[in-house]
RNA sequence: UAAGUAGACCGGAUGGCUGCUCCGGUUCAGAGAAUCGGGGAGGAAAGUCCGAGCUCCACCAGACAAGGUACUGGGUAACGCCCAGGAGGGGUGACCCUACGGAUAGUGCCACAGAAACAUACCGCUUUUUAUAAAAGUAAGGGUGAAAUGGUGAGGUAAGAGCUCACCAGCGAUCAGGUGACUGGUCGGCUGGGUAAACCCUACCCGGAGCAAGACUAAAUAGGGGGAUUAAGGGAUGUCUGGCUCAUACCCCGGGUUGGUCGCUUGACUCCGAUGGCAACAUCGGAGCUAGAUUGAUGGUCAUCGCCCCGGCUUCGCCGGGGUACAGAACUCGGCUUAUAGGUCUACUUAGUCU
RNA sequence: GCCCCCAUAGCUCAGAUGAAUAGAGCGGCCCCGUUGCGAGGGGACAGGCCGUCGGUUUAAAUCCGACUGGGGGCA
Repeated sequence: UAAGUAGACCGGAUGGCUGCUCCGGUUCAGAGAAUCGGGGAGGAAAGUCCGAGCUCCACCAGACAAGGUACUGGGUAACGCCCAGGAGGGGUGACCCUACGGAUAGUGCCACAGAAACAUACCGCUUUUUAUAAAAGUAAGGGUGAAAUGGUGAGGUAAGAGCUCACCAGCGAUCAGGUGACUGGUCGGCUGGGUAAACCCUACCCGGAGCAAGACUAAAUAGGGGGAUUAAGGGAUGUCUGGCUCAUACCCCGGGUUGGUCGCUUGACUCCGAUGGCAACAUCGGAGCUAGAUUGAUGGUCAUCGCCCCGGCUUCGCCGGGGUACAGAACUCGGCUUAUAGGUCUACUUAGUCU
Repeated sequence: GCCCCCAUAGCUCAGAUGAAUAGAGCGGCCCCGUUGCGAGGGGACAGGCCGUCGGUUUAAAUCCGACUGGGGGCA
């Protein structure tokens, strides 16, 4: 210098004019109005894919079903998230990717082709005989297929075969290391597929609904119709059981009201420092307050500057033109995923050149 | 805002239990029929990247994930 890998971050700035919403003060006041001061979108506010807080279903326990997760250890309020490690795969490398339990519990499926897709021998090879054939042996070679009974080589044999041996792959036993996944050594010829994002098995987790939850109040209205048929019943929203509870009791439909207040923003919060830990993170101390609408605010416009691209020239600075993303809170958090113009910083890798 | 559902031919739908040619009706096209048009009859006629992208599998419309578009319900 070029190409790349990982991580962190920014994602326009200032001023004028003019609007919108919330809070506080003052004045007028019947809702409210005027005026002054202050606050007012994001890294994803998005998708609503996971996990929680919170609220209601009066409440508690157990079994089954259904659903979810799936290498190991840790973190966390919790998780399908994060950190560290293992195994497998990719890259020259920095580094990256993985729905990564079990096919030796059982069942199912494997089209066409092929002899055979789970118990099978078509061609071939060898031996024998009653010899253009049959029987027996064999699984080296051929052929089919996505997949064919461990692989390569040597010995061995009638021909062959883990039949025997060496190396490699797997499985089992055993020893050592590690919390563990697993790794390494030794021994045993022990060696017939795939599919669990098919049913299933194993381990663990799980009641349902969602702020339009829910509470209060104003107004309105007829306490209307139907079902269940009374403790052998109803009540946690799949089934069952036990407790508990119920007369202002349970379920459905229809009519009326479509106003207000609370929930609502201080929270597993943010920043800084110390300590522990490889890290995720935890503990302690200090500081800070940072949107709350309900047809739904956070906008529009002008000027100057910044950044990027193109063109020109008096060529290292001016002029002209164009562009400046994705997107916008609605109860609140922790994650994941998806979208994103342009730019900054740190660490590392590879290649080239110079000293 | 929250919770659900759907996407297959021009239209309305099957197929979802994984197996290679993805079907049916209507519509379109061709032929017969008619003086002509229509009704009617015949056709071994056409028309599909099964919404898009990725994954599992020998094999995906079907199973799994992420997106895109559309529809419904809830005070």